[in-house]
Formats: sequence, structure tokens, C1' cells
RNA sequence: GUACCCGUAGCUCAGCCUGGAUAGAGCGCGACCCUGCGGAGGUCGAGGUCGCAGGUUCGAAUCCUGCCGGGUACGCCA
Repeated sequence: GUACCCGUAGCUCAGCCUGGAUAGAGCGCGACCCUGCGGAGGUCGAGGUCGCAGGUUCGAAUCCUGCCGGGUACGCCA
């Protein structure tokens, strides 16, 4: 340099292909219940400009373009 994959909650990821109305799960975190105290268990809750910008659309995490970051493969290195 070329091609492909990935980027969504603090962490690990689903959802994207086939656009749809309030964006989810597990772990973690907080409160409460339980317990002599804790752990385990139970209930509830907080936490997201869906990497950034633009475009298409009535409507974008989802489609298109550019950019940024990470990874894999291949190439170049006179």
C1' cells in the first nucleotide's frame, strides 16, 4: 500500500444481512430483602451522543461515502 473483519453500558458480547416506534443480555456496580456478620440467593435501580463526520430516507445501531482506532492476510522495502 491492497483486501477483509472488528468498534454498541465499566468489562465480554447479541442485535446489523431483511431500516420501524421506548437499544438489550451476562458479569460488575448501588440500594433493599435475607443473615448474628459476610458470602450465596432474591427484588429493584443507575449506567449508552451504538467510534467520528456527512449522505439517503417519513424513519438509521442497521443502507451509502469519507475519516479515526484495533486485528488478520498478502504485497513492497532500489
Transfer RNA from a Planctomycetota bacterium, 78 nucleotides, folded computationally. Rfam family: tRNA. Model confidence (mean pLDDT): 80 of 100. The organism belongs to Planctomycetota, within Bacteria.